[in-house]
Context: one part of a larger RNA
RNA sequence: CGUAGCAGAAUUGAAGGAAUCUGUCCUUAGUACGAGAGGACCGGGAUGGAUCCACCUCUAGUGUACGAGUUAUCGCGCCAGCGGUAGUGCUCGGUAGCUAUGUGGAGUAUGGAUAAACGCUGAAUGCAUCUAAGCGUGAAGCCAGACCUAAGAUUAGUUCUGCCAGUGAGACUCGUGGAAGACCACCACGUUGAUAGGUUGGAGAUGUAAGCACAGUAAUGUGUUUAGUUGACCAGUACUAAUUGUCCCAAGG
Numbered sequence: 001c002g003u004a005g006c007a008g009a010a011u012u013g014a015a016g017g018a019a020u021c022u023g024u025c026c027u028u029a030g031u032a033c034g035a036g037a038g039g040a041c042c043g044g045g046a047u048g049g050a051u052c053c054a055c056c057u058c059u060a061g062u063g064u065a066c067g068a069g070u071u072a073u074c075g076c077g078c079c080a081g082c083g084g085u086a087g088u089g090c091u092c093g094g095u096a097g098c099u100a101u102g103u104g105g106a107g108u109a110u111g112g113a114u115a116a117a118c119g120c121u122g123a124a125u126g127c128a129u130c131u132a133a134g135c136g137u138g139a140a141g142c143c144a145g146a147c148c149u150a151a152g153a154u155u156a157g158u159u160c161u162g163c164c165a166g167u168g169a170g171a172c173u174c175g176u177g178g179a180a181g182a183c184c185a186c187c188a189c190g191u192u193g194a195u196a197g198g199u200u201g202g203a204g205a206u207g208u209a210a211g212c213a214c215a216g217u218a219a220u221g222u223g224u225u226u227a228g229u230u231g232a233c234c235a236g237u238a239c240u241a242a243u244u245g246u247c248c249c250a251a252g253g
Stems, first nucleotide, its partner, number of pairs: 001152001005163007015149003021049007033038001051106005059100004066093005071086006110144003117137004164253001174190005195241003198237005204230003211224005
């Protein structure tokens, strides 16, 4: 921009895409078959491999804005306690998120038309013959079905709801943000408000802070204290910021 008004929702499915892989074991059954040796079809069940999709409860990894330990050195006048630098100084753990080695799921039933093949009826050819007329069975293959996208499917579909004059449905800009994202877009929210931050509580992490007291010559230990601190997680709460006012654009079928 189009889809013969403008919007907000919900849909149909033309068409397209992805996938449709496979082993072993148990049972049927040591049965059918076979002199024996051996040894099934069909059917039922279990468990794997590879591939694909999703997720983070568990396991594991990362986690340079979380916690702790520790070395050297500089600084805060000194002690104590902290801070800077040394690859995050080094080391031990680790939330969210992101991940696989972890967890969950998928491979399809069913129908139709068939291939090779196997048949029924049956002449040409009084017999015979699956074929010449006619009618069946039959594959991981074909067409549907099942999963995903999908009306720019210009054949532009369908349903519901709202709106008619400087009014109004709605939208853009602007702002607060996001499990969304290069930008844009998308989604949530903008005081009739929990959108983000702060704050309060909790979860989880770390592992018992500082100060003080006591014990010890001291290093240090013990008590107060399962403390103190705490990024992303879960809730509550308008404290802060999404302010207020005005104007513009915008359909007339």